[in-house]
RNA sequence: UUCUUAUCAAGAGAGGUGGAGGGAUUGGCCCUGUGAAACCUCAGCAACCAGCCUAUAUCGUUAGGCCCGGUGCUAAGUCCAAAUAGACGAAGUGGUAAGUCUAGAAGAUAAGAA
Numbered sequence: 001u002u003c004u005u006a007u008c009a010a011g012a013g014a015g016g017u018g019g020a021g022g023g024a025u026u027g028g029c030c031c032u033g034u035g036a037a038a039c040c041u042c043a044g045c046a047a048c049c050a051g052c053c054u055a056u057a058u059c060g061u062u063a064g065g066c067c068c069g070g071u072g073c074u075a076a077g078u079c080c081a082a083a084u085a086g087a088c089g090a091a092g093u094g095g096u097a098a099g100u101c102u103a104g105a106a107g108a109u110a111a112g113a114a
Base pairs, nucleotide, nucleotide: 001114002113003112004111005110006109007108008107013042014041015040016039017038021031022030023029025082026081027080028079043074044073045072048070049069051066052065053064054063055062078106084103085102086101087100088099
């Protein structure tokens, strides 16, 4: 980097260095000299992986708990919308707008594989 699977409405910040950007992309809307990004220290959240414990089940594991390990995360729902498809809207029949919802795309994170 690519592929596969799972999750994404919850949760959790202080200090130091630094000195103008940041929120993936586009459009919006925001954050930011009352100090952006990045880096460091400490703290925290969570429970994907590992480990340990309990129960069930039965060998494929499943559910729950703990968490000193490996990642991740700690403004705003993935900040909001965005290929495309479907449903509702929608009526006696056919068609149809705003809007709403679902899938999906894109992205992020984890685990596995190449």

Predicted 3D model of a 114-nucleotide RNA (SAM riboswitch aptamer (S box leader)) from Gracilibacillus halophilus YIM-C55.5. RNAcentral holds the sequence, with entries from Rfam and Ribocentre.